[in-house]
Context: one part of a larger RNA
RNA sequence: GAACGAACGCUGGCGGCAGGCUUAACACAUGCAAGUCGAACGCCCCUUCGGGGGAGUGGCAGACGGGUGAGUAACGCGUGGGAAUUUACCCAGCUCUACGGAACAACUCAGGGAAACUUGAGCUAAUACCGUAUACGCCCUAUGGGGGAAAGAUUUAUCGCCGAGGGAUUAGCCCGCGUUGGAUUAGCUAGUUGGUGGGGUAAAGGCCUACCAAGGCGACGAUCCAUAGCUGGUCUGAGAGGAUGAUCAGCCACACUGGGACUGAGACACGGCCCAGACUCCUACGGGAGGCAGCAGUGGGGAAUAUUGGACAAUGGGGGCAACCCUGAUCCAGCCAUGCCGCAUGAGUGAUGAAGGCCCUAGGGUUGUAAAGCUCUUUCAGCGAGGAGGAUAAUGACGUUACUCGCAGAAGAAGCCCCGGCUAACUUCGUGCCAGCAGCCGCGGUAAUACGAAGGGGGCAAGCGUUGUUC
Numbered sequence: 001g002a003a004c005g006a007a008c009g010c011u012g013g014c015g016g017c018a019g020g021c022u023u024a025a026c027a028c029a030u031g032c033a034a035g036u037c038g039a040a041c042g043c044c045c046c047u048u049c050g051g052g053g054g055a056g057u058g059g060c061a062g063a064c065g066g067g068u069g070a071g072u073a074a075c076g077c078g079u080g081g082g083a084a085u086u087u088a089c090c091c092a093g094c095u096c097u098a099c100g101g102a103a104c105a106a107c108u109c110a111g112g113g114a115a116a117c118u119u120g121a122g123c124u125a126a127u128a129c130c131g132u133a134u135a136c137g138c139c140c141u142a143u144g145g146g147g148g149a150a151a152g153a154u155u156u157a158u159c160g161c162c163g164a165g166g167g168a169u170u171a172g173c174c175c176g177c178g179u180u181g182g183a184u185u186a187g188c189u190a191g192u193u194g195g196u197g198g199g200g201u202a203a204a205g206g207c208c209u210a211c212c213a214a215g216g217c218g219a220c221g222a223u224c225c226a227u228a229g230c231u232g233g234u235c236u237g238a239g240a241g242g243a244u245g246a247u248c249a250g251c252c253a254c255a256c257u258g259g260g261a262c263u264g265a266g267a268c269a270c271g272g273c274c275c276a277g278a279c280u281c282c283u284a285c286g287g288g289a290g291g292c293a294g295c296a297g298u299g300g301g302g303a304a305u306a307u308u309g310g311a312c313a314a315u316g317g318g319g320g321c322a323a324c325c326c327u328g329a330u331c332c333a334g335c336c337a338u339g340c341c342g343c344a345u346g347a348g349u350g351a352u353g354a355a356g357g358c359c360c361u362a363g364g365g366u367u368g369u370a371a372a373g374c375u376c377u378u379u380c381a382g383c384g385a386g387g388a389g390g391a392u393a394a395u396g397a398c399g400u401u402a403c404u405c406g407c408a409g410a411a412g413a414a415g416c417c418c419c420g421g422c423u424a425a426c427u428u429c430g431u432g433c434c435a436g437c438a439g440c441c442g443c444g445g446u447a448a449u450a451c452g453a454a455g456g457g458g459g460c461a462a463g464c465g466u467u468g469u470u471c
Base pairs, nucleotide, nucleotide: 001471002470003469004468006467007466008465009464010463013343014342015341016340017339018338019336020335021301026299027298028297030296031295032294035060036059037058040057041056043054044053045052046051067254068253069252076179077178078177079176080175081174082173085171090167091166094163098132099131100130101129107122108121109120110119111118112117138147139146140145152159153158180226181225182224187217188216189215192214193213194212195211196210197209198208199207229251230250231249232248233244234243235242236241256277257276258275259274260273279290280289281288282287307333309332310331311330315329316327317326318325319324346376347375348374349373356367357366358365359364380412382407383406384405385404386403390398415460416459417458418457419456420441421440422439426455427454428453429452430451436443437442
């Protein structure tokens, strides 16, 4: 000098754009954040007979979006390759969609329980479940054969269903190279390293298991300890480099702590399930309920970080043929000078250089064209009127929008730090090694340009200084 997710002190007019718990991955009251489909199905209720509503079965979605950075020094990430895989919804073609059956919710009846909830009996539908048939292609065998599918709805326009390949997209896996510090950590390793058989997975593989062999890694730093999410980037610097990883974007990991699987195309699943633990809450003491590192908000911690706001109008997502419903994603608004940028706080004229202040050699000098006065202007703010674009035909939260025009009046709008040298800027008074200042050198003990005040001056300016951190 530059920079900052900054904080603190003094001060504070407006706007645009951005940013806003860096600390306790501490605990959380309350509300909302994931539903939707009656064009799959039966039942109940209401009805203006058009239709509407409710719980349930069933389908799709809840694996996305949103948050956080605890863990992780690792194929986690970055980059470049690879083969033994998967891929719901989507796209373009191909094949098929036949015949049957048995249940279970809802419902009814009878119970249990304080509640959460739950038991028994009976009835019922389906795009829920099961069987048979069929098999272009598919799978297993190793040529003999064997196995395996489907679902209908309908307003007649469509929406679906099954099989096998292809595409697109997605995801899993493997490898080369790169990726913090410590040797006051030198040896580490038994599923360990390799093989065979078997199992398992969508898939290669000690991934798992039995047996066999005795390997594998390490001074080119293994192992251990500490620290840390990684990257594109960001800051600085002429560069090389150094530091860093907030916001935005990609990847990873996590969801009270630990473990586990289920469902599913996809999870070992933030607002799903089970078990254990800690904590909180309810209880009739028998037993139950919960998980904000989603958006707001509360307590706590802290130098320190915002509203329990509006709307689905746009973009995007889920469901639905659609109308539409949901969406704290998102778009906006609120708060904060937290930052960057822009603008204003007036312009011209005005000397007897007024008054006042300060200094003085008492003559004067300075504040100073500064003020007053006179002549003007009206940005921004204020008031009134009009008024886009974001919206293709409709639909605007923002919105008293942006913007335009008119009105009034200099009117509502300047501070902060410094003035010994470094370093731009000097005098007087007070104080008297005191009170104090200070980044370094150093000032202060009676003439202090260095402390405090005043006048004057210098710098920056809606900011200015200080502190912290990085280069």